[in-house]
Background:
Predicted 3D model of a 73-nucleotide RNA (transfer RNA) from a Candidatus Kerfeldbacteria bacterium. Lineage of the source: Bacteria > Bacteria candidate phyla > Candidatus Kerfeldiibacteriota.

Parts: sequence; C1' cells; structure tokens
RNA sequence: GCCCGCGUAGCUCAAUUGGUAGAGCGACGGUAUCGUAAACCGUAGGUCGUCAGUUCAAACCUGACCGUGGGCU
Repeated sequence: GCCCGCGUAGCUCAAUUGGUAGAGCGACGGUAUCGUAAACCGUAGGUCGUCAGUUCAAACCUGACCGUGGGCU
C1' cells in the first nucleotide's frame, strides 16, 4: 500500500435485511429475612464510531474518514 470482518447501554451481544433500539450480567431502589447473600419486583442508563449522501423515513443502503482484528505484498 491492497483486501476482508467488526464498531449499538458500564461489560458481552441481539435487532430475522429501512418504519418508536432490546436481552443477559452489572448499577440503583424495593419485597422478603433477626441480619447478609441468593431469589423475586421495579428504575435509570444509548446523538447506534465520525461526517456526508440516498429516502417521506437510516443502527440497517452508499461514500469518505477514525479505531480495532485478520490476510496479502
């Protein structure tokens, strides 16, 4: 330098191919217990890597960058 994958909540990852962004764990509050943990109920937490483009509408499609992993030379 070229090619490919990935980038979504604090962490690990979904979102079935465009139509209001979710789960588990973690955090916080509560129930229960003499008390703690486990258990159960609930709450908060996101400019979907950045910037543009297409579209009535983009996490999803297109382009360029940035980061990261791998391959080739």
The RNAcentral record of the sequence draws on ENA.